[in-house]
RNA sequence: GUCAAGAUGGCGGAACUGGCAGACGCGUACGGUUCAGAACCGUAUGGGGCAACCCUUGAGGGUUCAACUCCCUCUCUUGACA
Numbered sequence: 001g002u003c004a005a006g007a008u009g010g011c012g013g014a015a016c017u018g019g020c021a022g023a024c025g026c027g028u029a030c031g032g033u034u035c036a037g038a039a040c041c042g043u044a045u046g047g048g049g050c051a052a053c054c055c056u057u058g059a060g061g062g063u064u065c066a067a068c069u070c071c072c073u074c075u076c077u078u079g080a081c082a
Stems, first nucleotide, its partner, number of pairs: 001081007010026003019065001027045006046055003058074005
C1' cells in the first nucleotide's frame, strides 16, 4: 500500500428482514437471611435534569416517516496479502 473483520452503559456481550437501543451476565447500591460473614434471595441500576423533558451505538455527513443496522469520508484495533 491492498483486502477483510471490528468499535454498543462501569466491564463482558446481544439486537444484522431498517421499527420500543442496551436483552443476558458481571459489577454496584439498598433490603432480606446470619451471632457475624461468605453464599443465596428480592428490588433498583446508561448520562443530564426537581420535573416535564433532553442526550446516548468510535467521529462527522447523507438516505428514510424511522438508522447500531443502508451509503460516503475520517480515526483507532485485529487479521490476511504484497
A computed fold for an 82-nucleotide RNA from Microgenomates group bacterium Gr01-1014_5, annotated as transfer RNA. Its mean pLDDT, the model's own confidence on a scale to 100, is 81. Rfam family: tRNA. Rfam links the family to the GO term triplet codon-amino acid adaptor activity. From the family's description: Transfer RNA (tRNA) molecules are approximately 80 nucleotides in length. By type it is a transfer RNA.